[in-house]
RNA sequence: UCGCGCUAAGCGGGGAGAUAGCGGUGCCCUGCAUCUGCAAUCCGCUUUAGCAGAGCUGAAUUCCUUUGCCCCGGCCCGCAUUUGUGGGGCCGCCCGGUGUAUGGAGCGUUGAUAAGUGGGCCUCGUGCGACGGCAUCCUGUGAACCCCGCCAGGUUCGGAAGGAAGCAACGGUAAGCAAUCGGUGUCGUGCGCCGCGAGAAUCCUGCUUUGAGCCCCCAGCGCCGGUCCCGCCCGGAGAUGUUGGGUCAAAGCGAGGGUGCGCGA
Numbered sequence: 001u002c003g004c005g006c007u008a009a010g011c012g013g014g015g016a017g018a019u020a021g022c023g024g025u026g027c028c029c030u031g032c033a034u035c036u037g038c039a040a041u042c043c044g045c046u047u048u049a050g051c052a053g054a055g056c057u058g059a060a061u062u063c064c065u066u067u068g069c070c071c072c073g074g075c076c077c078g079c080a081u082u083u084g085u086g087g088g089g090c091c092g093c094c095c096g097g098u099g100u101a102u103g104g105a106g107c108g109u110u111g112a113u114a115a116g117u118g119g120g121c122c123u124c125g126u127g128c129g130a131c132g133g134c135a136u137c138c139u140g141u142g143a144a145c146c147c148c149g150c151c152a153g154g155u156u157c158g159g160a161a162g163g164a165a166g167c168a169a170c171g172g173u174a175a176g177c178a179a180u181c182g183g184u185g186u187c188g189u190g191c192g193c194c195g196c197g198a199g200a201a202u203c204c205u206g207c208u209u210u211g212a213g214c215c216c217c218c219a220g221c222g223c224c225g226g227u228c229c230c231g232c233c234c235g236g237a238g239a240u241g242u243u244g245g246g247u248c249a250a251a252g253c254g255a256g257g258g259u260g261c262g263c264g265a
Stems, first nucleotide, its partner, number of pairs: 001265006009057003012030004020046005034054005063258007073248005078242006085235004091231002094226007102219003106214002114209007122199006128192002130189008139178003147172003155164003
């Protein structure tokens, strides 16, 4: 150096998640690189990190390792957009109250505002009246008898003259009754174009003084308070995007280094 036969090793890799950690089943990305059993309520191991078994390639372009280019994708942070959610009234909006008197409106020299004075309305007291009630007076009526007067007739006493009692009628009166008006007294009142006095917050009105503001209706502004509907602020959960940063990184294309055994020629 060549030929033959073995062995180590290899027969996919990565991400997230899970795990004390490693690998696998499962999910995802790449890609084509044997099979069987176990396995998410997990399975098997321990930094040497699947276990058990079978098969294929097999000492180098093919195994191991370092590194460059390129780059599918994943993860984290940031940014943008967005979904729904918890909270905040010591934010906006909105609402209420109060103050101010800036703007508007209204009133005002045919007099604002301030003050004095008189009257009205209103209340109370009182007087008068009205109304209502009651009583009484007047008028009329009104007692068979137990009211009065006068008493026909009749009765009765008397010789007579003349007396007595006394019914009816008549006249009057008591109790009572009547009615329209009237007089007097008394009681009462959600009555009064009435009189007197007192009161007093508002309103109306007359006179006098003063002489330019008044009002807070609307808006503005200040203060106090309320409400989480909406906007805003704070927080956390999710989705999408990213020519922002970081990290991991398959596939692909390279450049180095390392690595057995036996036999024969």
A computed fold for a 265-nucleotide RNA from a bacterium, annotated as Bacterial large signal recognition particle RNA.
It matches the Rfam family "Bacterial large signal recognition particle RNA". The family's RNA type in Rfam is non-coding RNA gene. Rfam links the family to the GO terms SRP-dependent cotranslational protein targeting to membrane, signal sequence recognition and signal recognition particle, plasma membrane targeting.
Model confidence (mean pLDDT): 80 of 100.
The RNAcentral record of the sequence draws on ENA.
Of the family's consensus pairs, 94% are formed in the model.